[in-house]
The RNA shown here (small-subunit ribosomal RNA) has 1463 nucleotides and comes from a soil metagenome. Its Rfam family is "Bacterial small subunit ribosomal RNA".

RNA sequence: UCGAAGAGUUUGAUCCUGGCUCAGAGUGAACGCUGGCGGUGCGCCUAAAACAUGCAAGUCGAGUGGGUUUAGACCCACGGCGAACGGCUGCGUAACACGUGGGUACCUGCCUUGAACUCAGGGAUAACCCCGCGAAAGCGGGACUAAUACCGGAUGCCCUCGCAAGAGGAAAGAUUUAUCGGUUCAAGAGGGGCCUGCGGCCUAUCAGCUUGUUGGUAAGGUAACGGCUUACCAAGGCUAUGACGGGUAGCUGGUCUGAGAGGACGACCAGCCAGAAUGGGACUGAGACACGGCCCAUACUCCUACGGGAGGCAGCAGUUAGGAAUCUUCCGCAAUGGGCGAAAGCCUGACGGAGCGACACCGCGUGAAGGAUGAAGCCCUUUCUGGGUGUAAACUUCUGUUCUGAGGGACGAAAUUUUUGACGGUACCUCAGGAGAAAGCACCGGCUAAUUCUGUGCCAGCAGCCGCGGUAAGACAGAAGGUGCAAGCGUUACUCGGAAUUACUGGGCGUAAAGCGUCUGUAGGUGUUUUUCCACGUCUGGUGCUAAAUUGCGGAGCUCAACUCCGUAUCUGUACUGGAAACGAGAAGAAUCGAGUCACUCAGAGGCAUCUGGAAUGUCGUGUGUAGGGGUAAAAUCCGUAGAUACACGAUGGAACGCCAAAAGCGAAGGCAGGAUGCUAGGGGUGUACUGACACUCAGAGACGAAAGCGUGGGGAGCAAAGGGGAUUAGAUACCCCCGUAGUCCACGCCCUCAACGAUGCGAGCUCGGUGUGGGGCCUUCAAUCUGGCCCCGUGCCCUAAGCUUACGCGGUAAGCUCGCCGCCUGGGAAGUACGGCCGCAAGGCUAAAACUCAAAGGAAUAGACGGGGACCCACACAAGCGGUGGAGCAUGGGGUUUAAUUCGAUGAUAAGCGAAGCACCUCACCCAGACUUGACAUGGUAGGAAUCCUGAAGAAAUUCGGGAGUGCCGCAAGGAGCCUACACACAGGCGCUGCACGGUCGUCGUCAGCUCGUGCCUUGAGGUGUACUGUUAAGUCAGCCAACGAGCGCAACCCUAAUCCUAUGUUGUUUUUUCAUAGGAGACUGCCGCCUCCAAGGCGGAGGAAGGUUAGGAUGACGUCAGAUCAGCGUGGCCCUUAUGUCUGGGGCAACACCCGUGCUACAAUGGCCGGUACAAACGGCAGCGAACCCGCGAGGGGGAGCAAAUCCGAGAAAACCGGUCUCAGUUCGGAUUGAAGUCUGCAACUCGACUUCAUGAAGUUGGAAUCGCUAGUAACCGUGAAUCAGCUACGUCACGGUGAAUAUGUUCCUGGGUCUUGUACUCACCGCCCGUCAAGUCAUGAAAGGCAGGAGCACCCGAAGGUCCGUUACCCGCAAGGGGCGGGACCACGGUGAGACUGCUGAUUGGGACUAAGUCGUAACAAGGUAUCCGUAGGAGAACCUGCGGAUGGAACAUCUCCUU
Repeated sequence: UCGAAGAGUUUGAUCCUGGCUCAGAGUGAACGCUGGCGGUGCGCCUAAAACAUGCAAGUCGAGUGGGUUUAGACCCACGGCGAACGGCUGCGUAACACGUGGGUACCUGCCUUGAACUCAGGGAUAACCCCGCGAAAGCGGGACUAAUACCGGAUGCCCUCGCAAGAGGAAAGAUUUAUCGGUUCAAGAGGGGCCUGCGGCCUAUCAGCUUGUUGGUAAGGUAACGGCUUACCAAGGCUAUGACGGGUAGCUGGUCUGAGAGGACGACCAGCCAGAAUGGGACUGAGACACGGCCCAUACUCCUACGGGAGGCAGCAGUUAGGAAUCUUCCGCAAUGGGCGAAAGCCUGACGGAGCGACACCGCGUGAAGGAUGAAGCCCUUUCUGGGUGUAAACUUCUGUUCUGAGGGACGAAAUUUUUGACGGUACCUCAGGAGAAAGCACCGGCUAAUUCUGUGCCAGCAGCCGCGGUAAGACAGAAGGUGCAAGCGUUACUCGGAAUUACUGGGCGUAAAGCGUCUGUAGGUGUUUUUCCACGUCUGGUGCUAAAUUGCGGAGCUCAACUCCGUAUCUGUACUGGAAACGAGAAGAAUCGAGUCACUCAGAGGCAUCUGGAAUGUCGUGUGUAGGGGUAAAAUCCGUAGAUACACGAUGGAACGCCAAAAGCGAAGGCAGGAUGCUAGGGGUGUACUGACACUCAGAGACGAAAGCGUGGGGAGCAAAGGGGAUUAGAUACCCCCGUAGUCCACGCCCUCAACGAUGCGAGCUCGGUGUGGGGCCUUCAAUCUGGCCCCGUGCCCUAAGCUUACGCGGUAAGCUCGCCGCCUGGGAAGUACGGCCGCAAGGCUAAAACUCAAAGGAAUAGACGGGGACCCACACAAGCGGUGGAGCAUGGGGUUUAAUUCGAUGAUAAGCGAAGCACCUCACCCAGACUUGACAUGGUAGGAAUCCUGAAGAAAUUCGGGAGUGCCGCAAGGAGCCUACACACAGGCGCUGCACGGUCGUCGUCAGCUCGUGCCUUGAGGUGUACUGUUAAGUCAGCCAACGAGCGCAACCCUAAUCCUAUGUUGUUUUUUCAUAGGAGACUGCCGCCUCCAAGGCGGAGGAAGGUUAGGAUGACGUCAGAUCAGCGUGGCCCUUAUGUCUGGGGCAACACCCGUGCUACAAUGGCCGGUACAAACGGCAGCGAACCCGCGAGGGGGAGCAAAUCCGAGAAAACCGGUCUCAGUUCGGAUUGAAGUCUGCAACUCGACUUCAUGAAGUUGGAAUCGCUAGUAACCGUGAAUCAGCUACGUCACGGUGAAUAUGUUCCUGGGUCUUGUACUCACCGCCCGUCAAGUCAUGAAAGGCAGGAGCACCCGAAGGUCCGUUACCCGCAAGGGGCGGGACCACGGUGAGACUGCUGAUUGGGACUAAGUCGUAACAAGGUAUCCGUAGGAGAACCUGCGGAUGGAACAUCUCCUU
């Protein structure tokens, strides 16, 4: 010497930057809840506010006089000493006030030591007495008297003054006779005064301050030096190392914190200072300008007889007030200390103690051991059983700290022999009693140890930060349990820490905040090589001081500890002194490499001035010539028949300089370009001649400084803010077009800003390489040119190496490694704003805050998503075609509306002929009405009865009340199973809610080609690679290559159906070639050939083949997205209803109807309608069924009943087609809606509300606007057939089956969707994103403002108390006198007054911007090329974001060209 921890929060995720917050320690604390004991400390931080009452400084008779009593003694007065200590407070003070070190021109009562002396006198005075005034406080007059009171005189060792001579200067006694005193001097100790080096707050939005000021001379004054004061003289003094001003503050030892360095603080204790109601003043004294003294002034309070007086708690207690807040009007001088005294002693709110307060620290206790029926209660619970509280309790056995009672009982008391204890019968000891009287507080989402239930439902509330709460809250409230600390626990406030977040230790500035626009240069800082000296810095030894307490360590005493005591270390400092000499400073000398000079030479848009040239635009003139020109995406305004545009010639005027030209060059930067001349600055190279550190940087300062802008005067071709017009648009104060003024140009003078950028300060040194380019030099050569090599200077790029960096990137032109100096930064916003100051003609510039507000703001990079970014590819996506929808009528579904109800769900694609493959009742969930309540249904209990069947009455039915028949099954028996009825309780039941609590299932992207993993590798990391690239494919299909190698889910294949063939079988099929059916096999693989490609994968073509490049179709749907859909298919958590939201019944409704939308059917006709005739399928269904032949009916249908559980019978006639006839372009022989009549069938029942038949009726409609859908081959289109559901049917729907059977695809520019790569991004809820500003509303803080109020300070003037001082004084008093008092006056001077200004604070009608606030208005400025790239400066304009002009930047996308580099 003992010692160093982090976490949360910006993001979809990451790294960094950066703030905010937390965990720790502490306090003179306060508040909330709670509270057993003891010890030791501490206790008005606010009003230096005001104070009732008591006490806090007296003592001495051995200095003296007197009074009263007299046995002591007491009182008054003179006199002496003390009262300047002790105690309290922190107002003031930024200062020699304090700390520390040094100094001396000084003083010092009492104390110590030493020397000398202590002689002889004088005059007063208080008390007391008498008189008087006053309410009182008090005072006046007269008379008496003493002293250690006062005053002369003498002497004077000695002291003071003086060169000396000389002059001046003292005293006091008391008495018990041994002391105490007195005077002077010298010295000491202790104390004090004064001076001085150094040290310690904020502010420059305080930059200049000062007249006794700075110095001198003389005088005065003081204990003492001194402008301390006065007079005169000089004009100094301080200041950027911060004067002066403003704000704040007692300073220190130390305290708290911290690893330390530091930071904050200055309670208690100790040292110093300052103050005593406020301000001023002196007196006395050794000492004061005096807390409990005096005088004056002021404010306040009190007494009063109104004339006048009294007072000062920041002493101890205490009161009021203020405040969140801080104690007893206690005991004692026993101890320690102080004053007086010779002493006894007296005094002492200093002090010693007690009291109050958990305010702090320390210690102790609230019991210990055993005890499982793991009690009861309470809480939780998926299993209804279990778990927790929990050895906890009960109960048994002990102990006695604390407590209560009793007995004993101190140290503190020493000098000293006696006496003396407030605390206190206290601490402590012993005995007895009795588990008896003694546990709370906070927390439990993360940080942060500790979790569940109930309630609540963005409410109530919580919150230190992040954030919880919108019906399953570990975050609110309560409960149970748990965690932490414990007589305390939490909260609040403040300090340090963490924070390396002001960075000395120990940070940064390309893009996060941060390099001045650039240069010159002063102060300052820093500085090359070498020699000698010095010793200021530096290093080292010694000595003095650095108070004690505190702190660390080692001991000791209180039972321990806190506390106290002893020892030691420390006190990092400072002064003096000895030594060392490397480095820095200083002195002297030398050097040349830094720097500069010189000679020769070189390049250049370097600067300024003057002169000058051609092309082009405009205008004017003349001519030719005729109807347009111009402009745009398209137009129009505009110009033109009064002759434009165009062409030719001529003239005029201003501005800018093509090619050269470049990555180039020059300059400090801004910037600089036709040519010539003049003047002029800088730079490079070579030479190494000269100087000899002359250097680097640079606060203030100075100069230059694009564009815009300003002033004065010119000039004005083109362009062009403002302005006018035309377009565009919802609007268009814009983008586009036509005009057009300032301005742009020149001269002179201002302005001084910028994305003034390399977002990179200047200088110097060091550190691998490669490659261009500009300038110069050297070598190579006989010489020149070329070529090659080397050196110096400048300017680029690229890959870079090492290194650095959060990354991007930088990388000899550093952002690498170092040095020197300057500037700047410290969360975002408010804000580069306000106020103040300086500058400017103005615009404005420079400097530059705060209140308030947020928990972020930000940089780089990553993965996505997106883009009115790019590249490539695909798809009936477009195009090419065919047919539709949208128009009509009808059907059907939806919306809306209506209704008692029109039940519910589905809503872009991905709802709407969907759930529903069948709504008259039922279904049914809806409405009206009527009923039931253990229930229509399940399980369990008791009692009774078989079950069951027939039937009557009431009622709409459910239901209710009756009558009759009937006695079963298994078992030997006991009994059992099943059913019905009644009763009671557990429970049933719910198409009630939540698809945003879920399972399961489904839709969609999408049958798109993608989605991932392991290991490895790269990155700080998110992450990347693999999966990228090239070719190919329908395909992440395959191949090549590659820091990747492999693998999985997807793709493909495997599965089913169809097409060809073979074999086997043959019922009911067929009838001899076959077909058909069933079962099993074959076949197709780019296998073969040619060409292309890379010798690959593969592609193109061909052969063969029934089929050719996936043969066609189906099934099959990756990781995931849409909180997509469904609680009404089903299941299910939670919530809700329980004589109803359950159940039953009748009727109604789901079918309504102004209207809108979707999906279909039928049509509008001749490729057709109608009539007659004649052909050809496939698949499917059938017993509560399909139902033939035959008969009846025009027909639906009826009768009938054969056959068939079906390759056998039936439905069953296929239709379009084909043949023949008719109609002849019309609202028709098209079309069939609607309506009337008559019927058929199903069914308890066709009114609401079925289908079909016959006759009659005969609507709209003549091919359909914008828009939009499907389809690529046996497809579209057209034609019919069957099935499910089903009594019947709304089917024109859906699902399946066959028949007839096309057109087109040049292609990928565009629309839509998708995939891959790349790019930008301020998006990540992911563009349906984000986000800006005005206006409107509310709240808050703030600036300005006519003024108003207040404050402190300064200046000028007036007044001038007390006081000391100066002058005068013949008058009154004292005195012999000197002189003093008194009186008068002067200057100084507190308070007060007046005036002019400055400063600060508060307030102020109104006004300006700012910040914040779930859903206000207007637009859409920014982020993607953000739809006109954005931004900076400036100027003008405009509701607003903004727009436009001029110059600048890239922190702009895309494309193209050029150049350079890498491979």